[in-house]
RNAcentral holds the full RNA, with entries from ENA.
The part of an RNA shown here (small-subunit ribosomal RNA, 3' major domain) has 476 nucleotides and comes from Arundinibacter roseus.
Model confidence (mean pLDDT): 83 of 100.

Context: one part of a larger RNA
This record gives sequence, structure tokens and C1' cells, in this order.
RNA sequence: UGACGGGGGUCCGCACAAGCGGUGGAGCAUGUGGUUUAAUUCGAUGAUACGCGAGGAACCUUACCUGGGCUAAAUCACACUAGACGUAUCCAGAAAUGGGUAUUCCAGCAAUGGCUGGUGUGAAGGUGCUGCAUGGCUGUCGUCAGCUCGUGUCGUGAGAUGUUGGGUUAAGUCCCGCAACGAGCGCAACCCCUAUGUUUAGUUGCCAGCACGUCAUGGUGGGGACUCUAGACAGACUGCCUGCGCAAGCAGAGAGGAAGGAGGGGACGACGUCAAGUCAUCAUGGCCCUUACGUCCAGGGCAACACACGUGCUACAAUGGGCGGUACAGAGGGUCGCCACUUAGUGAUAAGGAGCCAAUCCCAAAAAGCCGCUCUCAGUUCGGAUCGGAGUCUGCAACUCGACUCCGUGAAGCUGGAAUCGCUAGUAAUCGCGCAUCAGCUAUGGCGCGGUGAAUACGUUCCCGGACCUUGUACA
Repeated sequence: UGACGGGGGUCCGCACAAGCGGUGGAGCAUGUGGUUUAAUUCGAUGAUACGCGAGGAACCUUACCUGGGCUAAAUCACACUAGACGUAUCCAGAAAUGGGUAUUCCAGCAAUGGCUGGUGUGAAGGUGCUGCAUGGCUGUCGUCAGCUCGUGUCGUGAGAUGUUGGGUUAAGUCCCGCAACGAGCGCAACCCCUAUGUUUAGUUGCCAGCACGUCAUGGUGGGGACUCUAGACAGACUGCCUGCGCAAGCAGAGAGGAAGGAGGGGACGACGUCAAGUCAUCAUGGCCCUUACGUCCAGGGCAACACACGUGCUACAAUGGGCGGUACAGAGGGUCGCCACUUAGUGAUAAGGAGCCAAUCCCAAAAAGCCGCUCUCAGUUCGGAUCGGAGUCUGCAACUCGACUCCGUGAAGCUGGAAUCGCUAGUAAUCGCGCAUCAGCUAUGGCGCGGUGAAUACGUUCCCGGACCUUGUACA
């Protein structure tokens, strides 16, 4: 100087407390451990691994296993050579691959060029090892308020001072004081979304007034008022008032205002810590393999199942289930696509068939809600696992191993021990909608969007984590 203390002081955080809802019990989904296996590819492992890499494992992916092949493939450059490449078809084979038959070049006057095959030369390839050789990227402490430097001063020196103190703040934020005076990286602001208004613009959006028209609909003429769209600007600064205070600032069911003291949210992550994670995104040093640890193909596996754990979904019901009727979103996506409408089917869907490269058409029904009827506390008209049958669709192909539909079947489960998690407001809880990936989908995941919409916070003694000052130390 740090680090540590079941030392002290001050302060903060859904840290506790106060509340609301869960997990832990059940069934299933998913990840992991373990076990099994020819293989169940690899990585991630307290917090900071475990719906994680994976934003899509039937083939492919694929890295694993079994078997069958190749010695190169792909790409590039140069040189030489052939004229095709392709298409159709036959044979062997699981395919890769090997062999056969038929047909056959283009542009340009030309030189030549294009395309394809072959040969040669030069560059192979490796998801093999090392993340403890590395770059890059990332998690975490932590959006915590800290981390440092120059000069000066103090100290033999390590170092100290500044950065401590008194106030204040979300903040090393600001003020006052001070052997310090300044400065940098952080904080804040500048950026984006959202809440209000003005203005500009007015189609594909809108429709107040004026017409036309319809069973009806901005459907039509027209209009820019309104909503909205999307560009510019305004607006919030403790600016004003009162009280307290030296000031910074604090308080006020104060004024004004759409918004008030950081209005709400996002992006943004200092010096560093964990030899944290990643050599399997990529890049890369070293090491290793080179008729194989490279590469092509078929089939299998990554989906196994006595069990254990994590994360979720659905429930155990009446604030509910079923049936009928009837409202109101936002944000997205769409041409190898979204598909209105009609017909067939109980349905998944199919057959026809308009519109739309989309503020125009479509996905699209929002759901919870509201209004009726029914069920009456039961393992039930709760719950839907599991299994049987029949189908639909995608795709070369749904056996291992897809989703969906219909009929039947109707398991556990009656609120979950010890323990444990999230959340302070448009939040929790609850309700549906969309998107990426994607032929299809094991999505209950992830990322977004809106609808309905709470309770509680006395307080900081205690648990956890953190910041500053101080103290002790046999630790560095």
C1' cells in the first nucleotide's frame, strides 16, 4: 500500500422486511448428470453451466458409429490438349461409383474469347491437441462510482497528498474548506423510442361540412378540418413562488404545464478481477495425421432409460368448464409468397379462383371481456397423459424419428415437506397476436407486440452483495 475480520462508523441495492405470484409434489416438454450403447459427436459446470453454443438433428445438417469407395475434392493462376457441357436411356450397385448407347457447341471477319472435360506445375486438407502460447468476441463483479496522471509539496524509502474533512447527490454530482493546483478514463449530457403541441406535406391513410350512390360499406366526386403517417421545430431549466440553508441543494395535495425535479424506456459497461468462456463462428503460434485423424456415399446414432437435478408448459377447477351471440389492439410478415371468395369434407385439408411486390390486397379469428343458456362440488361436463383406429399435409423418403385432424380411450393430479425464485407501476399477475430460423417440425423455447390490470414498502436490527472512512493483523 492492499486484502481480510463472527472490528467500528456512514450509505446503497427486490438484500431483508411488507405484499402478490410461483418453483420444490403430478403429467408432459426441454437441457444436464448418470447409466447404457457399435455410436449415443463436441463444448458450457457455484454465483457467471444446465429451453446454454443450437434463430429449426427424418436425409442433408453431422463433427459420432458400422459398412462400401477415393488419393484426392473444391477453388484459383499459368501452360498444353479435346469439343463439347448437357439431355434421353440401359447395365452392375445400398448409394458413392464404374461401364455402355443415342444426340450435340456458342459469340466474332479473324486473332481470340466463353463453357466443359483431361494432363502438368504451384498453392492441399484436418470440427485433430493446446483458450495455461494468442488475436478477436463474450460473461461477471456492475451502470457499482470508482480508476489514474502531470507538476508541486511531504517522506531515507515503499509511498502519501490531490481522491481526506463538513454538507449534498442516483453519481469522485455539486458546494464549502484544505499543500495542493490542474488534467484524463468513467458519471451526466450529446443518440434512439415514447408522453404534449405547432408547422410542412396529404396517398394507398382520414371523412367534419357539400353532393352522388348503395340492402350496406370513404364506395364515388371532392375536402385537409379531424385521426393518422413522417420531416422540421417548440417544450422541463428547480426557470417562477414560499420555507430552510453560507452555498450546493432540500421540502411544498405551491403556481403554471401534456409532462416536475433524472418524466418513462433503450443503446452506451472506466482501470481492472476470475491463467473465467470460446483453437467447434472466424483468425492464428506450436505440436500431431498425410492410401488417413483427409475425403465421398448408404444405413444407423445425436431421439437410448432403473434413476437424479435445472428450466418450463398444462392442471388439480365454479373468480371455473361447455355451447351460442357480440365488441375493442399493437407490432410484424408476404411473389418458389400471403391467399379473399366459392365448392367438397365433422375436420386437418383439397379442388377451383380474385387481389396484392402491399398505409391499397392477404395472413387476420385478437383473446381474456360483455350478454344469455347449461353443469352444482363429483376424480366430475375438472384434468388431459397414455393407448387403439381412421385420415390430412410437407418432403426422394415420416420404421427408428415429423406436425396436424377426427372417432374412441380417459392415467396421475383435490394447491404440493425441508427449502427456494421473481417482481416497486402500466410493474407483478393474467390474456391473446406476430416474427426469426424454416420444405415440414418435435416452439410449451427465444425475441417482440399490444389488451385487462393489482397489492405492499413501518423500517434498516438481521441474511446476501456492494461503496467510502477508520481500526487490528503472525496474510501478500